[in-house]
Molecule: transfer RNA
Organism: Bacteroidota bacterium
RNA sequence: AAGCUCGUAGCUCAGUGGUAGAGCCCUUCAUUGAUAAUGAAGUGGUCAAAGGUUCAAUUCCUUUCUAGCUUACCA
Numbered sequence: 001a002a003g004c005u006c007g008u009a010g011c012u013c014a015g016u017g018g019u020a021g022a023g024c025c026c027u028u029c030a031u032u033g034a035u036a037a038u039g040a041a042g043u044g045g046u047c048a049a050a051g052g053u054u055c056a057a058u059u060c061c062u063u064u065c066u067a068g069c070u071u072a073c074c075a
């Protein structure tokens, strides 16, 4: 430099046009002599950014940014 893949909750991930979810974590309550464990409830998201298409975009298209991989060149 070229190509490909990824970016969604604090972490790991699912979801892929029609109301954004799970596990773990965190908070509260129950339980316990007290913890852990368990059970119940709850908080937490501009779906990387901007633009476009559409009645409707996390999802499709374009550009940019970030991370990773492959190839090539130089050292």
Stems, first nucleotide, its partner, number of pairs: 001071005007065001010024004018055001026042005048064005